[in-house]
Context: one part of a larger RNA
Molecule: small-subunit ribosomal RNA, 5' domain
Organism: freshwater metagenome
Parts: sequence; structure tokens; C1' cells
RNA sequence: GGAUAAACGCUAGCGGCAGGCCUAACACAUGCAAGUCGAGGGGCAGCAUAGUAGCAAUACUGAUGGCGACCGGCAGACGGGUGCGUAACGCGUAUGCAACCUACCCAUUUCUUGGGGAUAGCCCAGCGAAAGUUGGAUUAAUACCCGAUGGUCUAUAUUGAUCACCUGGUUUAUAUAGUAAAGAUUUAUUGGAAAUGGAUGGGCAUGCGUGACAUUAGCUAGUUGGCGGGGUAAUAGCCCACCAAGGCGACGAUGUCUAGGGGAUCUGAGAGGAGUAUCCCCCACACUGGCACUGAGACACGGGCCAGACUCCUACGGGAGGCAGCAGUGAGGAAUAUUGGUCAAUGGGCGAAAGCCUGAACCAGCCAUGCCGCGUGAAGGACGAAGGCCCUAUGGGUCGUAAACUUCUUUUGUAUAGGGCGAAACGAAUAUUUAAUAUAUGCAUUGACGGUACUAUACGAAUAAGCAUCGGCUAACUCCGUGCCAGCAGCCGCGGUAAUACGGAGGAUGCGAGCGUUAUCC
Repeated sequence: GGAUAAACGCUAGCGGCAGGCCUAACACAUGCAAGUCGAGGGGCAGCAUAGUAGCAAUACUGAUGGCGACCGGCAGACGGGUGCGUAACGCGUAUGCAACCUACCCAUUUCUUGGGGAUAGCCCAGCGAAAGUUGGAUUAAUACCCGAUGGUCUAUAUUGAUCACCUGGUUUAUAUAGUAAAGAUUUAUUGGAAAUGGAUGGGCAUGCGUGACAUUAGCUAGUUGGCGGGGUAAUAGCCCACCAAGGCGACGAUGUCUAGGGGAUCUGAGAGGAGUAUCCCCCACACUGGCACUGAGACACGGGCCAGACUCCUACGGGAGGCAGCAGUGAGGAAUAUUGGUCAAUGGGCGAAAGCCUGAACCAGCCAUGCCGCGUGAAGGACGAAGGCCCUAUGGGUCGUAAACUUCUUUUGUAUAGGGCGAAACGAAUAUUUAAUAUAUGCAUUGACGGUACUAUACGAAUAAGCAUCGGCUAACUCCGUGCCAGCAGCCGCGGUAAUACGGAGGAUGCGAGCGUUAUCC
């Protein structure tokens, strides 16, 4: 000098863009953050409509719109948060899988057949303070189960061809055995099953790279390898029985400490050094520890079980909970924001769609925290006013064209009026086309931000300057006070009676809505 997720002191007009718990992965009141589908199902609590009965109040009817709870499907493995752990194939980079999986999506092929028994809900009865739960009766499905059929599927055996990178891969034919399905409907469609290929996403393995300490030198028994088995989507001591005695290490094993990794970032001429906030990719975690279930996918933040600590409720028998989601609270701290608006856009989930949900997201609020931009007026104006300060003092110098005063402008400000790009659609309708979608055309609807940005008019210099420094380094000097005191100080150092170094004043210098100080990095 540059930089910062900064803080503190003094000061402060505006806008744009960004950023905002670095500390206690400390504890959390409250609200919201993951639902959706009635075009899967039985049904029908509540609402509305209609009908029936009735003078009316009202009652009844799932009949219609629709739909709480329930069964079922898909999604809750994404999105969002945090950095505890991890020095590791965790990450980065480059490869491999002849050792693998992949819901939804796309393409292609073929099927979509016959039965069965339950169960939730509803109803009845009971237990419990509650959370909840038990028994009985009854009912449905795209829930569950059995059978048929079946293939380019699976397993085993045989067989030909071909390729090869160790185990082998691909493919032809045959035999045996095994494994499927679900309907809905407004008749337009849509779904279901099997298989192959693709796409996407993942899993595994390997080369190289990736902290400190040798004042850590030896470490290791599932340890290293083999055979066989289990297990997995798949390889593998991943696990197990048996066998062998190996394996790693000064090219740093093992141990201890520290740490999420990378891109981007800061600095530097570069090499390098530093660092990991925001944004992007990967990893790990979800009160602490362990475990599996479901599922295409989890060993699952707002799922489950067990144990522990903590908090809460309790009728003392027993129960409930997990903000490292968004806000917010306490605590810690030098220190870090609103218990806001909207699904209008983008994206996601579900749905045929309308649509519903979405603290993702988009916006707004707070904060000079940073960067950038603008303003606080412009021109003229000397007998150089008054006043302050200084001096060699009837005078001179300086603040200083500074002010007053004259003329002008109106960014900004205030008031009034107008006023948006972001919106493209989806859907419905019509027409053409098409096997049918798709597609196209015109019409209509939709904006949180926001009456904001922006524009116009009116008014009037009107609403707007500080901070630090002035001995040298280092731009900027005098007076007064003080008298090794009070104090200053980044280093050298200043102060003991004429202090340009302390305190005040006048003046000056630097930067400027900021300026200094502190901390950290280069």
C1' cells in the first nucleotide's frame, strides 16, 4: 500500500448493487417450513344445492357440488440448514467396472386372463386423567393372496459361432424348472404387467495430488494372503469356518495435534503465500449413541425402535418433545437483521386438468457492513467589511471571493398529477393440420413487489460536512497554558519555565458521507 462476513470512537443527505451469529453442533416459548390425488376405494363428519314430509320450526334423503377422518397411490431420499466428525479414495484430477443398480421420462416389442380370503373406515361395547388403546359385528379397492398363460427374463444343463482385458464377454439353437398384470372412464383416453435399449442419477475400484510434529520409530491377529461358504445391486476379511505367516514402515508406518475438500477469493511483477463468508460442485451431520424397517433410492433434519442426558404434562398409573428449515427468544459475545408480503414470475411435489401445497424462490423491512454513483449549489462580487488569530503594533498580515450583495440553476427535497417492463402462458373456445397428440391462429384471464421505479408541473439555495493529522519517517506552524507534572507515543522519542511532539486556540494538510483506531492476511 492492498484486502476483510469485521468491531469500536466521532460524524452522517440520497440512491443502486451486494452482504449480514466468524462466539455456544448452547437451550429453545409461539407460528409457519410437505403435501397431493374422489378420473383407485368403501363411504359421508362438516358446508352448500336440490328433493320429500310439514302451517312453521325442523326432520329426512350421498340425490348433486364437494369432502373431514380412513384404506390405497405417488411424493415426504428433492428443495432448505450446519461444518460436529473426518488427514480419508473424504476431496481434486484422470481412468476402469468382462463386478453393478436406476422410480418418474423417452423409444421399441408383447400381454392386460380366472378366482379367493381379509382389513381400516362405519356401527356396537369397554379401558384410560391424557397420550391412546382393546374386543365384537360388517364392508371395498389400482390394498393383499392363489392359479392360468408367457417372453429377447431368471436358474441349470447341452451346443455352434465370435471376441478377449485374469476370473471371461457377446451371440445362435435346444431341454427342464421358475416368475406377470388393475382397473377407472364423460368411450376421448388413461393406467397396469413383462422385456430390451436410451437418458438421468448413483454405487464400487484404481494412478497421481491433497496439513503440523521424529522432543511420535516401530505398528498390526480379521491383522496379510489362500480355499470354501454367507452376504450385497455388485467386487471385496464386508462377515464366518479352516489353512498359511504374512502385511505396513526414514520415499515417514504408528501415534498425537489441527482441519470438511475443491472451484471461485485476497495479495503479489511473477513464483509463491494466505484463506474457504457469500455463489457453485462434492462430502459429513440432524439432541447424544446404536439399529434396522419401508422403498427404485435412506440406515431417513420436520419417519420408526432402543438406550442416555435434558425439558414439559400428569389424576403418580403413565405420557410428550428435538429450530445445524424461516422468523423469533434466552444465553454466550467486540459483534451480525423482521415472530413481514406473495405464490405474480422461476423451480419443485401431487393431479387428466382446474387447482392445491411450497419460510425453495421472488420481494419488502432493519444495518454506512462493503463497493459504485449523486448531492450539500453556480457565476459575478474588495475601500479586502465586522470579528477571531498573529506581528517588528497610529500600522500590517491571515481566515478571504470567503461573507454580505446581484444574477442564475433545481440534481436532490416538498407538494400535485400521470404511471410499468417483468405476462409468456397453462386452461376453455374456434379453425386448419394430423391416424391421434403435437403444432398454429385470434380471444379472454392472471402482478406480491406497488401507485414503487419512472415522467410531468409548481416552489424555493431552499433539506444536507465531517473526521484525523500538522517533530522526523509524512503532506501540513504559530500563540497561550503546563513545567520530567499532567500527558503523548507505530518506531526514533517528546515534557525538568520561551514545548512546531502534552492541553486549548487560530491557521494549515489529507481524505470526504465518511474519517480514524484496533484485529487479521499478503